[in-house]
RNA sequence: GGGGCCGUAGCUCAACGGUCAGAGCAGCGAACUCAUAAUUCGUUGGCUGCUGGUUCGAAUCCAGCCGGCCCCA
Numbered sequence: 001g002g003g004g005c006c007g008u009a010g011c012u013c014a015a016c017g018g019u020c021a022g023a024g025c026a027g028c029g030a031a032c033u034c035a036u037a038a039u040u041c042g043u044u045g046g047c048u049g050c051u052g053g054u055u056c057g058a059a060u061c062c063a064g065c066c067g068g069c070c071c072c073a
Stems, first nucleotide, its partner, number of pairs: 001072007010025004018056001027043005049065005
């Protein structure tokens, strides 16, 4: 330098172009217990890497950047 894959909650990941972007774990509160753990119930947390474009409508499609991983040279 060229090519490919990926970027969504603190972490691991979901989410046909459409009604509030969800789950598990973690965190917080409560129940239970002499107490802790486990278990159960409740609850907090996101402008989906950034900037544009397409569209009535974009996490999703397109382009350019940024970052990570891999391959080729």
Predicted 3D model of a 73-nucleotide RNA (transfer RNA) from a Terriglobales bacterium. The coordinates come from a structure-prediction model, not an experiment, and the mean pLDDT is 81. NCBI's taxonomy places the organism under Bacteria, Pseudomonadati, Acidobacteriota, Terriglobia, Terriglobales. Its Rfam family is "tRNA". It is annotated as a transfer RNA. Rfam describes the family as follows. Transfer RNA (tRNA) molecules are approximately 80 nucleotides in length.